[in-house]
RNA sequence: GCCUUCGUAGUUCAAUGGAUAGAAUAGCUCACUCCUAACGAGUUGAUCCAGGUUCGAUUCCUGGCGAGGGCA
Numbered sequence: 001g002c003c004u005u006c007g008u009a010g011u012u013c014a015a016u017g018g019a020u021a022g023a024a025u026a027g028c029u030c031a032c033u034c035c036u037a038a039c040g041a042g043u044u045g046a047u048c049c050a051g052g053u054u055c056g057a058u059u060c061c062u063g064g065c066g067a068g069g070g071c072a
Stems, first nucleotide, its partner, number of pairs: 001071007010025004018055001027043004048064005
């Protein structure tokens, strides 16, 4: 330099055009307990950036940035 896969809550992953972006775990609050842990209830929190296509984009296209792999 070229090709390829990926980028979504603090973390690990879903959602592959249809809109309240969901789960586990972590955090916070409450309840329980003599206290802690565990269990239970509630709650906060995310689409890497910029354009484009579309009635509608996490999803498709282009470029950039970053990470992994392959070739030279």

The RNA shown here (transfer RNA) has 72 nucleotides and comes from a Minisyncoccota bacterium. The organism belongs to Minisyncoccota, within Bacteria. Its Rfam family is "tRNA". By type it is a transfer RNA. Rfam's curators write: Transfer RNA (tRNA) molecules are approximately 80 nucleotides in length. RNAcentral records the identical sequence in 2 taxa. The RNAcentral record of the sequence draws on ENA and MGnify.